Context: one part of a larger RNA
RNA sequence: UUGCGCGUAAAGGCCUCACAGGUGCCUGAUCACGUCCGAAGACUAUCUUGCGUCUUUAACGUGGAGGUGCUUUGGAAACUGUUUAACUUGAGUGCAGAGGGGGAGAGAGGAAUUCCCUGUGUAGCGGUGAAAUGCGUACAUAUAUGGAGGAACACCGGUGGCGAAAGCGGCUCUCUGGUCUGCAACUGACACUGAGGCUCGAAAGCGUGGGGAGCGAACAGGAUUAUAUACCCUGGUAGUCCACGCCGUAAACGAUGAGUGCUAGGUGUUAGGCCCUUUCCGGGGCUUACUGCCGCAGCUAACGCAUUAAUCACUCCGCCUGGGGAGUACGACCGCAAGGUUGAAACUC
Numbered sequence: 001u002u003g004c005g006c007g008u009a010a011a012g013g014c015c016u017c018a019c020a021g022g023u024g025c026c027u028g029a030u031c032a033c034g035u036c037c038g039a040a041g042a043c044u045a046u047c048u049u050g051c052g053u054c055u056u057u058a059a060c061g062u063g064g065a066g067g068u069g070c071u072u073u074g075g076a077a078a079c080u081g082u083u084u085a086a087c088u089u090g091a092g093u094g095c096a097g098a099g100g101g102g103g104a105g106a107g108a109g110g111a112a113u114u115c116c117c118u119g120u121g122u123a124g125c126g127g128u129g130a131a132a133u134g135c136g137u138a139c140a141u142a143u144a145u146g147g148a149g150g151a152a153c154a155c156c157g158g159u160g161g162c163g164a165a166a167g168c169g170g171c172u173c174u175c176u177g178g179u180c181u182g183c184a185a186c187u188g189a190c191a192c193u194g195a196g197g198c199u200c201g202a203a204a205g206c207g208u209g210g211g212g213a214g215c216g217a218a219c220a221g222g223a224u225u226a227u228a229u230a231c232c233c234u235g236g237u238a239g240u241c242c243a244c245g246c247c248g249u250a251a252a253c254g255a256u257g258a259g260u261g262c263u264a265g266g267u268g269u270u271a272g273g274c275c276c277u278u279u280c281c282g283g284g285g286c287u288u289a290c291u292g293c294c295g296c297a298g299c300u301a302a303c304g305c306a307u308u309a310a311u312c313a314c315u316c317c318g319c320c321u322g323g324g325g326a327g328u329a330c331g332a333c334c335g336c337a338a339g340g341u342u343g344a345a346a347c348u349c
Stems, first nucleotide, its partner, number of pairs: 005319002007303002012317001017197001021193003027085003031081001034079001035076007048064006090190001091187003094183005102176006109153001114148003118144003124135002161168002205246006214240002219235004257316005265294004270289008298305002322349003331342004
């Protein structure tokens, strides 16, 4: 490299957008680059064959044959491609509807924890397997009114919704992205994928300035224990929160790349549409889009997957090639740093 592969054995990129590239619907016409058919030609190399040189082989020399390639030329037009004309089913737009914790900013809200003032009240509280450290006569815990401040939004809540992923949940307002359904009015292939590239990207961490109720790495003390740098308890700093700027990684998981089409069913759920039935509540059937479970064919090493495929096919991208050494070293790029990305070898089994 070919080939075989990538749910769990090695292997799907964290996710989107998108330049180049690759691939691409139907019907005519067009040209003839690819493609196919024929004819002619030249010269060499490979291949094949005879002979020779070399001790033999390889190699070389020489003669022949055949065919690929090459050049010239004549045709074919199905496929691919070029140009052109049309078409509407792919894609998009429009119109009429629908639902949603999608995003950003601003405002106001109640419960709870903590703290503060005051009242009532008196000796304990707290914590555990049991205790102790701790708090408390300087009046705690408990209880009642008032006040301050920060963070999170019980019930509803649901294999329920939305988002490309990360993720998103009290309420109201403003701005704003996408999706679905129906119609079939418009455009007329405008599509798919996507190396590099751009953007987004949990938590932790970093920088500057705020904020700090609760929780809580580090740290301190009390226990436990043979030890206890832990698990348990009492405290508690960074952090957790906000603004702006970095970082760019996760079991970033469905451990399953994106797109399209085909391929038994059954039963839930969410948002719509159509039809039938019904006094009302409701019931039945069909059909889109999403989200679950069960299950046939098929697939699979098995487990299992099974119209949300891991079935059957096509297009494009990424990735794998025994374990360790090692996601290390070196170099390069990025970063304030932490570190990240790319990524070996010796050696060893």
The part of an RNA shown here (small-subunit ribosomal RNA, central domain) has 349 nucleotides and comes from an uncultured bacterium. Rfam family: Bacterial small subunit ribosomal RNA. The coordinates come from a structure-prediction model, not an experiment, and the mean pLDDT is 84.